[in-house]
RNA sequence: UCCCGAUAAGGGCAAACCCGCCGAAAGGCGGGGGCGCAAAGCUGUGGGUCUAAGGUCCCGAGAGGGACUACGACGGCCUGGCUGCCGAA
Numbered sequence: 001u002c003c004c005g006a007u008a009a010g011g012g013c014a015a016a017c018c019c020g021c022c023g024a025a026a027g028g029c030g031g032g033g034g035c036g037c038a039a040a041g042c043u044g045u046g047g048g049u050c051u052a053a054g055g056u057c058c059c060g061a062g063a064g065g066g067a068c069u070a071c072g073a074c075g076g077c078c079u080g081g082c083u084g085c086c087g088a089a
Stems, first nucleotide, its partner, number of pairs: 004087002012037002017032006035076001041082003046078002048074003054069006
């Protein structure tokens, strides 16, 4: 230095759930909370998953309903890229 990773040290993040706000929704942000996490830091290439406002089509007299669709999301599902704390075996 790299691999690796602990019942180590000092710290960090924060699932479910609850409250408020934003959003059509998925979901996000803030507060509480703490299941977990050695990249659960950043990114978002590829796959995957979620949603379907708008759009297209279908049904319907209409009200309305249905199908498909990401330009919307997640990334704490896998994976690629970039960066990084500590040091027992």
The prediction has a mean pLDDT of 87. The RNA shown here (c-di-GMP-I riboswitch aptamer) has 89 nucleotides and comes from a Candidatus Hebobacteria bacterium. NCBI's taxonomy places the organism under Bacteria, Bacillati, Armatimonadota, Candidatus Hebobacteria.